[in-house]
RNA sequence: GUUUGAUCAUGGCUCAGAUUGAACGCUGGCGGGAUGCUUUACACAUGCAAGUCGAACGGCAGCAUGGAGAGCUUGCUCUCUGAUGGCGAGUGGCGAACGGGUGAGUAAUAUAUCGGAACGUGUCCAAUAAUGGGGGAUAACGAGUCGAAAGAUUCGCUAAUACCGCAUACGCCCUACGGGGGAAAGCAGGGGAUCGUAAGACCUUGCGUUAAUGGAGCGGCCGAUAUCUGAUUAGCUUGUUGGUGAGGUAAAGGCUCACCAAGGCGACGAUCAGUAGCUGGUUUGAGAGAACGACCAGCCACACUGGAACUGAGACACGGUCCAGACUCCUACGGGAGGCAGCAGUGGGGAAUUUUGGACAAUGGGGGCAACCCUGAUCCAGCCAUUCCGCGUGAGUGAAGAAGGCCUUCGGGUUGUAAAGCUCUUUCGCAAGGGAAGAAAACUUAUGAUCGAAUAAAUCAUGAGGUUGACGGUACCUUGAUAAGAAGCACCGGCUAACUACGUGCCAGCAGCCGCGGUAAUACGUAGGGUGCGAGCGUUAAUCGGAAUUACUGGGCGUAAAGCGUGCGCAGGCGGUUUUGUAAGUCGGAUGUGAAAUCCCCGGGCUCAACCUGGGAACUGCGUUCGAAACUGCAAGGCUAGAGUGUGUCAGAGGGGGGUAGAAUUCCACGUGUAGCAGUGAAAUGCGUAGAGAUGUGGAGGAAUACCAAUGGCGAAGGCAGCCCCCUGGGAUAACACUGACGCUCAUGCACGAAAGCGUGGGGAGCAAACAGGAUUAGAUACCCUGGUAGUCCACGCCCUAAACGAUGUCAACUGGUUGUUGGGAAUUUACUUUCUCAGUAACGAAGCUAACGCGUGAAGUUGACCGCCUGGGGAGUACGGCCGCAAGGUUGAAACUCAAAGGAAUUGACGGGGACCCGCACAAGCGGUGGAUGAUGUGGUUUAAUUCGAUGCAACGCGAAAAACCUUACCUACCCUUGACAUGUACGGAACUUGCCAGAGAUGGCUUGGUGCUCGAAAGAGAGCCGUAACACAGGUGCUGCAUGGCUGUCGUCAGCUCGUGUCGUGAGAUGUUGGGUUAAGUCCUUUAACGAGCGCAACUCCUGUUGUCAGUUGCUACCCUGUGAAGGGGCACUCUGAUGAGACUGCCUGGGAAACCAGGAGGAAGGUGGGAAUGACGUCAAGUCCUCAUGGCCCUUAUGUCUAGGGCAACACACGUGUUACAAUGGUCGGUACAGAGGGCUGCAAAACUGUAAAGUGGAGCUAAUCCCAGAAAGCCGAUCUAAGUUCGGAUUGAGGUCUGCAACUCGACCUCAUGAAGCUGAAAUCGCUAGUAAUCGCAUAUCAGAACGAUGCGGUGAAUACGUUCUCGGACCUUGUACACACCGCCCGUCACGCCACGAAAGUUGUCUGUACCCGAAAUCACCUUAGCUAACCUUUUCGGAGGCGGGUGCUGAAGGUAUGGGGAAUGAUUGGGGUGAAGUCGUAACAAGGUAG
Repeated sequence: GUUUGAUCAUGGCUCAGAUUGAACGCUGGCGGGAUGCUUUACACAUGCAAGUCGAACGGCAGCAUGGAGAGCUUGCUCUCUGAUGGCGAGUGGCGAACGGGUGAGUAAUAUAUCGGAACGUGUCCAAUAAUGGGGGAUAACGAGUCGAAAGAUUCGCUAAUACCGCAUACGCCCUACGGGGGAAAGCAGGGGAUCGUAAGACCUUGCGUUAAUGGAGCGGCCGAUAUCUGAUUAGCUUGUUGGUGAGGUAAAGGCUCACCAAGGCGACGAUCAGUAGCUGGUUUGAGAGAACGACCAGCCACACUGGAACUGAGACACGGUCCAGACUCCUACGGGAGGCAGCAGUGGGGAAUUUUGGACAAUGGGGGCAACCCUGAUCCAGCCAUUCCGCGUGAGUGAAGAAGGCCUUCGGGUUGUAAAGCUCUUUCGCAAGGGAAGAAAACUUAUGAUCGAAUAAAUCAUGAGGUUGACGGUACCUUGAUAAGAAGCACCGGCUAACUACGUGCCAGCAGCCGCGGUAAUACGUAGGGUGCGAGCGUUAAUCGGAAUUACUGGGCGUAAAGCGUGCGCAGGCGGUUUUGUAAGUCGGAUGUGAAAUCCCCGGGCUCAACCUGGGAACUGCGUUCGAAACUGCAAGGCUAGAGUGUGUCAGAGGGGGGUAGAAUUCCACGUGUAGCAGUGAAAUGCGUAGAGAUGUGGAGGAAUACCAAUGGCGAAGGCAGCCCCCUGGGAUAACACUGACGCUCAUGCACGAAAGCGUGGGGAGCAAACAGGAUUAGAUACCCUGGUAGUCCACGCCCUAAACGAUGUCAACUGGUUGUUGGGAAUUUACUUUCUCAGUAACGAAGCUAACGCGUGAAGUUGACCGCCUGGGGAGUACGGCCGCAAGGUUGAAACUCAAAGGAAUUGACGGGGACCCGCACAAGCGGUGGAUGAUGUGGUUUAAUUCGAUGCAACGCGAAAAACCUUACCUACCCUUGACAUGUACGGAACUUGCCAGAGAUGGCUUGGUGCUCGAAAGAGAGCCGUAACACAGGUGCUGCAUGGCUGUCGUCAGCUCGUGUCGUGAGAUGUUGGGUUAAGUCCUUUAACGAGCGCAACUCCUGUUGUCAGUUGCUACCCUGUGAAGGGGCACUCUGAUGAGACUGCCUGGGAAACCAGGAGGAAGGUGGGAAUGACGUCAAGUCCUCAUGGCCCUUAUGUCUAGGGCAACACACGUGUUACAAUGGUCGGUACAGAGGGCUGCAAAACUGUAAAGUGGAGCUAAUCCCAGAAAGCCGAUCUAAGUUCGGAUUGAGGUCUGCAACUCGACCUCAUGAAGCUGAAAUCGCUAGUAAUCGCAUAUCAGAACGAUGCGGUGAAUACGUUCUCGGACCUUGUACACACCGCCCGUCACGCCACGAAAGUUGUCUGUACCCGAAAUCACCUUAGCUAACCUUUUCGGAGGCGGGUGCUGAAGGUAUGGGGAAUGAUUGGGGUGAAGUCGUAACAAGGUAG
């Protein structure tokens, strides 16, 4: 960051940090330090990695020197000579057991820490003693033989510091304490005296050798503690455990053997399985921890695989031996050779890891007296940005803010002082020159000291001399030239620093999580710009952190995951009070150890740093010792407050057994009695005329116990209910007595454990799974009904699970109260009256707790003890395995895979076939319609070249359109035009304009006539306007997107709502206000109130109308006069009317009710409670409608999607729907007569009178720019006549004929008139619409549009009703409340089968490897034991050689690797088929759950 509309909490996932022996991608200047096969302990070509000593030995192959000889080409060659330097091979000594590599094995024969006793020890150190005298061999060598080779073998010489005796023996070893046994080797140097022919003796020094002692260091052995995971591994063990004796070892020991005993280990995890070298340390972390164990250091193990011993001080031996096996190589096929997990290197594997380098100069190691030799240890160099550290890629100035790029609101902004330009510097690199430290020794010499007889020799110290450098001409220094040679990578939606343009269009792609992309993408790709880091930057992998997300530090369990169904109880854990002792824990002091390196601190050295180095601290640990005695433990002794026992009293559906009672259901029998009963929403199945149901009497049988009865009682829980009897458990209380911590909790274990189910045997009235039938339904394997079997009941035995719930483990202590109730007790009262107390059981609530809800002395508060359990959702309480079960099944209990959530509490909405209340022509009550007919009109559909487009539930459909013959017109066909029909700008020409003719359907084209204007100016000319021509910017588009938009409009709805500020409450979303009680048309008003106020709505203000005053008085009006009846004139403005301005109505008054608001009634009044009507439409909802009114972003067309013209189409027609017309007739039709409106319109106009025509109409033209004239006759009505119930004298469609009018033109396609024709239709199914009063219904009139063309629309008046009990129901709405798994908000959400694709897993006849146990067979090498001495045999013994001892050889036996056979066990892979699971964009079937989800779940 991410679950939600939002919130809090729970909870997972993910990110930011640090790190790496890393790898990959892009990029790459220099230097220093460090690291570099993590994979196949895979296989290895080639070279090197362990030799050395001639001062142990015989010697002399090769080299060199010397000597002698020979030859001659007098300086060469050859021969001889071990004489010398030296030395191959050999004997002998030491070393090869170190150093170097690797981590396969190993979970303890290991490692770490601390201890221990029964041991060994080459070289080294210290000190003691000795080093006498003999002997026999054998390599090399020579001569043979065999073999391809490796090599083997025979004969013959020879030496030693090789080998063997003898002597000696302080100490040493053995012993029976008498005694017995056991050693050696010399070599080199020097030398005065003496001796010797000489060698030498002799002396001495050094080295060596022998014996024994001690030490140092090293090694072997033993013990304690610590060291991964799994119990779906619970039992393991026979040399096993111990003893005695013997053997064996360097040494203790079952280490081995004989005998004896039967032990030993294990829940504090034996055995088994998996994984793993261990440690110092490394990484991370605040720490505690967690993960790791590269480099460096200590230990262990291993050396092709397995086994074995030999030699040796040391090995069971990386570069030794033997055997077996696999593999590779050589071979003459007979036989041989080999072991890079040493350094390089090769192949292979792999994402991946270097040179077949230099040197022993330094450090160290082996040998040697030494010189020296050897040393892939080591020191260096090489390769790699693998990592850490350092440096550089320039610095200053520089605004015309250049050019270019990108963006743009076109103004500009940005890149950006960045560049260029000017001035300066030169690190690094390049070139040239100089040039270290690392080196001290050894050696020579001088002096001194030690030793010694010694001026030898040796050792030590000091001084002088003096040789040695792989790295490397490297580090470093100096000089020169030039800004010259040196910057990339990732990211830019949020987390997370950094934004724009274009392209793309759920495509391509991105993505760590959330998520972006469906035509305006800051999320893809590119560019510009920006941010971060920088010779690197990103990605991937991995570890720790964040993660208090395993919680020791430091979490939880009522509802989020989580208290075992309940109790008893062994082990374990914990435990009241007091005294004494002890000292295991604990605390303190001292001391040993805790390797070095690392980390940390203070210094020092590389110019700094990394790095190196000196010192310190630290190493939180373990051991030893001294002390303390509070606390815990232990031992002993007390106490009574915990616990228990006894005694009295009490309540109770506590448990088990037996008996018994009444009511009811059902059945049976009989009586009475007749046609129904039963059942449901309604029915049917069912029962009944063979007599049901009903009713009466009697009987049978089983099960359950009404009332009492109660948030009453009892029990550990499950659970327990008529009454009586028997047996029995527990509890409460009161007061005393007794015991003396006997307690609490409890893994494993044991017991109990509803219902259903199982087994055996009974029983069976009612009820009732399954099942059958009837209904319902689209279906109905359900809900409803009629039946009905298991079962329910009893006895015995199993099962062992439940939402077994208070979803709350048990025990103990403490912490305000109030009210009820059950059981006991105390005191008290006239009074079961009041108070107190113990134990239960309920309700409410303080503090406190809680995410909230809520809990709250019966805690979910504050604490303690112990147990159980949890760690994201799904997969899954599943699979496999084990245990239990007769079975059903239970218990224990995973993983792969998949998702970014799942879940809790509360909030606001919305919704409910939830509730309460209220309103509305919403229903009801009425009146009239629609739906049926004809035609009109609109729509759908169909058709068409086109039938232009839009509107589509209410809220599209007589709608846009207040009017399609052309035009309109957007559509189709055809003919044309291309700066265009229209706008602005430029240039040139011309005034504009106009007459006529021809072609063409017309647009258009061609020819032609007349004609010169206005303003300024003297004129020339210029200008405005218009027309034409030319080129380019551009015009144009009823083309697309109403889901990019503005504006406008519809709708909920003229519904009463929608909000805000401050305050308060709540962790918060939010709440309050706005709810409640009344009232209203109204959130209208009153009242109450943690709210107080306010805004938009309501109302009012506006207009029309109803009454009236005043003013005004023509064209209006007329009480008066005149003329005289058609009217005109005069007078007047009282009346009507007109139109300007006022008044009037406010619950103001009265009565009643009410707290008030207000309501009901009344008076007055033209009007009464909003008087009637209109306009006025809150916050918002529907991505509602409109790009075709207009405006407008983006996209598209540009000789066409633009423009012009003619004709056609929008008017089609099997059909369906909507809206209105006319009717179906007598409340009527027809004919004649006759009366009364309002509101409008009129100059391209309305048009009178008069005349003509049957009429439409024509002629005509008075009057009127309108209170004057005209349209204009209102109609229904009224008065009369006629029709007489019929498809008609109703109805008028359709059709024929003839006309009138408008218009350029009535064919497609107008209206009207006359004559004729005379269709359907006789009041309309389901369903549905309007209307509450001047309303419905009915009647006509006018107007806009308009040349003409209304049954439509908008207005106007005339006549003029009925009904409303009421709110149960339908629809819509308001408010409150409730439930919710909904929030795109029920047109919501969501479950399961089936079908298809993909994925992982289980089962499976089996199959194939692997590990391992047991038994047996075979048995190499080899040790050991025994035997043989027929073979061979130098030293010693012996009677001198027969022989003995001993050895070699041979044989046998035990053990024994590999191999084989048989049989078990574990684990892996695979397997036809099969099973469920997960996932997938719109598949199928239903609708199970969420609302009372429509049968509560």
Molecule: small-subunit ribosomal RNA
Organism: uncultured bacterium